[in-house]
RNA sequence: CGUGCGCGCACGCCGAAUCCCGCAAGGGAACCGGGGAACCACCUACUUGGGGUGAAUCGAGCGUAAGCGCCGUAUGAACACGGCUUGUUUACGCGCGUAGGAGACCUUCCCGCUCCGAACCCGUCAGCUAACCCGGUAGGCGAUGCGGAAGGAAAGG
Numbered sequence: 001c002g003u004g005c006g007c008g009c010a011c012g013c014c015g016a017a018u019c020c021c022g023c024a025a026g027g028g029a030a031c032c033g034g035g036g037a038a039c040c041a042c043c044u045a046c047u048u049g050g051g052g053u054g055a056a057u058c059g060a061g062c063g064u065a066a067g068c069g070c071c072g073u074a075u076g077a078a079c080a081c082g083g084c085u086u087g088u089u090u091a092c093g094c095g096c097g098u099a100g101g102a103g104a105c106c107u108u109c110c111c112g113c114u115c116c117g118a119a120c121c122c123g124u125c126a127g128c129u130a131a132c133c134c135g136g137u138a139g140g141c142g143a144u145g146c147g148g149a150a151g152g153a154a155a156g157g
Stems, first nucleotide, its partner, number of pairs: 011142004018029004030137006040127001049125001050122004058097002061094008069084005100116004105152006111145001
């Protein structure tokens, strides 16, 4: 000097997930989400029902599994067995891309770079939606482009 780990304080990031009161239980404010008229919209049936939070959708490819289809054995017919991976459907996995999303004073625009592009919930049911009704306030992270422009804020004078 650099890196890793642990603890404390501060600053900050994703996210609605913060603040105040109370010994506590709990309550309030603020922010966020869902249900719920008229009008409008959709107006059916089937199928692999349908819907919600979230940026997290969609695509072709490869692989695996199952079904349909085709062929063979067998048969009066069906069931059953084997094969095809040619065709098609569904599900899962793997990478690649992608609608979209995030990144240090704040908002907007421009130019770059680095990332994310998940997960969960309701339970056959919900379009929008005033009044009204019902919920949530978690969790996980970290040294970043000290880039340019406009308008603010803060600090300093």
This is a predicted structure of a 157-nucleotide RNA (c-di-AMP riboswitch aptamer (ydaO/yuaA leader)). Its mean pLDDT, the model's own confidence on a scale to 100, is 75. Its Rfam family is "c-di-AMP riboswitch aptamer (ydaO/yuaA leader)". Gene Ontology terms of the family: cyclic-di-AMP binding and regulation of gene expression. The sequence is in RNAcentral, with records from Rfam.